Context: one part of a larger RNA
Molecule: small-subunit ribosomal RNA, 5' domain
Organism: uncultured bacterium
RNA sequence: AUUGAACGCUGGCGGAAUGCUUUACACAUGCAAGUCGAGCGGCAGCGCGGGGCAACCUGGCGGCGAGCGGCGAACGGGUGAGUAAUACAUCGGAACGUGCCCAGACGUGGGGGAUAGCCCGGCGAAAGCCGGAUUAAUACCGCAUACGAUCUAAGGAUGAAAGCGGGGGACCGUAAGGCCUCGCGCGUUUGGAGCGGCUGAUGGCAGAUUAGGUAGUUGGUGGGGUAAAAGCUUACCAAGCCUGCGAUCUGUAGCUGGUCUGAGAGGAUGAUCAGCCACACUGGGACUGAGACACGGCCCAGACUCCUACGGGAGGCAGCAGUGGGGAAUUUUGGACAAUGGGCGCAAGCCUGAUCCAGCCAUUCCGCGUGCAGGACGAAGGCCUUCGGGUUGUAAACUGCUUUUGUACGGAACGAAAAGGCUCUUUCUAAUACAGAGAGUUCAUGACGGUACCGUAAGAAUAAGCACCGGCUAACUACGUGCCAGCAGCCGCGGUAAUACGUAGGGUGCAAGCGUUAAUC
Numbered sequence: 001a002u003u004g005a006a007c008g009c010u011g012g013c014g015g016a017a018u019g020c021u022u023u024a025c026a027c028a029u030g031c032a033a034g035u036c037g038a039g040c041g042g043c044a045g046c047g048c049g050g051g052g053c054a055a056c057c058u059g060g061c062g063g064c065g066a067g068c069g070g071c072g073a074a075c076g077g078g079u080g081a082g083u084a085a086u087a088c089a090u091c092g093g094a095a096c097g098u099g100c101c102c103a104g105a106c107g108u109g110g111g112g113g114a115u116a117g118c119c120c121g122g123c124g125a126a127a128g129c130c131g132g133a134u135u136a137a138u139a140c141c142g143c144a145u146a147c148g149a150u151c152u153a154a155g156g157a158u159g160a161a162a163g164c165g166g167g168g169g170a171c172c173g174u175a176a177g178g179c180c181u182c183g184c185g186c187g188u189u190u191g192g193a194g195c196g197g198c199u200g201a202u203g204g205c206a207g208a209u210u211a212g213g214u215a216g217u218u219g220g221u222g223g224g225g226u227a228a229a230a231g232c233u234u235a236c237c238a239a240g241c242c243u244g245c246g247a248u249c250u251g252u253a254g255c256u257g258g259u260c261u262g263a264g265a266g267g268a269u270g271a272u273c274a275g276c277c278a279c280a281c282u283g284g285g286a287c288u289g290a291g292a293c294a295c296g297g298c299c300c301a302g303a304c305u306c307c308u309a310c311g312g313g314a315g316g317c318a319g320c321a322g323u324g325g326g327g328a329a330u331u332u333u334g335g336a337c338a339a340u341g342g343g344c345g346c347a348a349g350c351c352u353g354a355u356c357c358a359g360c361c362a363u364u365c366c367g368c369g370u371g372c373a374g375g376a377c378g379a380a381g382g383c384c385u386u387c388g389g390g391u392u393g394u395a396a397a398c399u400g401c402u403u404u405u406g407u408a409c410g411g412a413a414c415g416a417a418a419a420g421g422c423u424c425u426u427u428c429u430a431a432u433a434c435a436g437a438g439a440g441u442u443c444a445u446g447a448c449g450g451u452a453c454c455g456u457a458a459g460a461a462u463a464a465g466c467a468c469c470g471g472c473u474a475a476c477u478a479c480g481u482g483c484c485a486g487c488a489g490c491c492g493c494g495g496u497a498a499u500a501c502g503u504a505g506g507g508u509g510c511a512a513g514c515g516u517u518a519a520u521c
Base pairs, nucleotide, nucleotide: 001520002519003518005517006516007515008514009513012368013367014366015365016364017363019360020326025324026323027322029321030320031319034071035070036069039068040067042064043063046062047061048060049058050057051056078279079278080277088203089202090201091200092199093198096196097195098194101192102191103190104189105188106187107186108185109143111141112140119132120131121130122129123128149158150157151156163184164183165182166181167180168179171178172177205251206250207249212242213241214240217239218238219237220236221235222234223233224232254276255275256274257273258269259268260267261266281302282301283300284299285298304315305314306313307312332358334357335356336355340354341352342351343350344349371401372400373399374398381392382391383390384389407457408456409455410454411453415448420442421441422440423439424438425437426436427435465510466509467508468507469506470491471490472489476505477504478503479502480501486493487492
């Protein structure tokens, strides 16, 4: 000088920030990932409409529980156990993948069989499961076609798709619609962006009281495998490969940008914020998918907890709060999606413990205040005294002034502009529809919060402690004690005159803090 600190005494306000460093210990409860009816069949519930005297019936409409389907759930959030190199940082490399997004090219024809839901029946305490009948799709499967694409023995062979919504002049159709057009999609493919996988070199801990280690080990060939290079894997062949410039083993540890310190070199460190990695009760495994070997998915094993009708089931806070435990020690079971961002959706919107805010704690940093001016050869009291006085001390009283903060009352934000409505221009178009782009105009939306801020009123009113005073080291006297009680960072004080113990007066230093302890330079 510093700290994610703790402890003791004390404590007025505001702003900004931080807040389980220990048991990767166990967790009650609530919430933390949904969304789409413009993919689908439907209609449990709510509202409207229609029918009916009523019970009730009716998907006709707004919508929508459950279900099928799509996208998301691989992001965001947490933790640092493991990891000394499958990690990280920096600079390179070639043999790769890529949903959504951007740009280009070509397509989007014609069929089929199921299945959940619903209904019926059954089993089970429950979790849940089984059977029958029936139904839809942007779910599933063939056929056709193939600009690209893949394979090739270069002849050839293989392989796609899905529709939905808005609008409309002529024509067709009883109507739905056909048809046209716009938008959103879908399939194949090329390129891009961003992201990811792989790989080389260099760099950053300790121990030699760890000196040899290694058989898929090192290389080659054939087979397999991956999105992709490769002993990645397998069979055979060869006997290599690493190592005193420290292999192997052991211990410790997430790495970095940074942070603290220091004139620097260096040393220490890796909380908050940002990048990367690893993990998700412990161990193993794959499935789905563009992406996981997946925190709030699945399966198996184990430990633990819970339910049970004893047959069987359920669970995983190292998400946000919160509880117990451990500990010197670390917060609310709060508000809102208003903003920023994310998921889904044409949109409206829904979801979002991400986030934005509020609450708690002097934990840290910064700022402000606790008054200001005048006021005695100097009150009283305290303390000391050589008894003369000295000191506390302009300090108080007293006089005048001010009102930060606090209190009361009143006003009152920025953060909000996108989006939406209307008009105009323009693109597409048969179209002055629809839809997209631009301009103008208009109308909303605030958790924080009646908060910040502003104004008014009264009144010095509401606000100072802590440590130290032998030397180092700024600051001294008296009394008590008598090697006792005690102090102490080092030197050392204390055994009857203690500036070193305890108390008082005085003083010094910091100040809403001050000391102590711990730790680093």